[in-house]
RNA sequence: GCCCUUGUGGCGCAGUGGCAGCGCACUCCCUUGGUAAGGGAGAGGCCGUGAGUUCAAAUCUCAUCAAGGGCA
Numbered sequence: 001g002c003c004c005u006u007g008u009g010g011c012g013c014a015g016u017g018g019c020a021g022c023g024c025a026c027u028c029c030c031u032u033g034g035u036a037a038g039g040g041a042g043a044g045g046c047c048g049u050g051a052g053u054u055c056a057a058a059u060c061u062c063a064u065c066a067a068g069g070g071c072a
Stems, first nucleotide, its partner, number of pairs: 001071007010024004018055001026042005048064005
């Protein structure tokens, strides 16, 4: 220098055009004599960034940033 993969709540991950979800963690409540375990409710994300396509984009396209890998 060229090519590929990945980027989504605090952490680990799903979601491949039509309401952004799951587990753990966190907050409140219930249960217990107490702890652990269990149950219920809740908060937290505009999807790495910017643009484009579309009635509609986390999803498709382009650029760019970061991490990892391959070739030279």
The RNA shown here (transfer RNA) has 72 nucleotides and comes from a Candidatus Gastranaerophilales bacterium.
NCBI's taxonomy places the organism under Bacteria, Bacillati, Candidatus Melainabacteria, Candidatus Gastranaerophilales.
Its Rfam family is "tRNA". Gene Ontology term of the family: triplet codon-amino acid adaptor activity.
The prediction has a mean pLDDT of 82.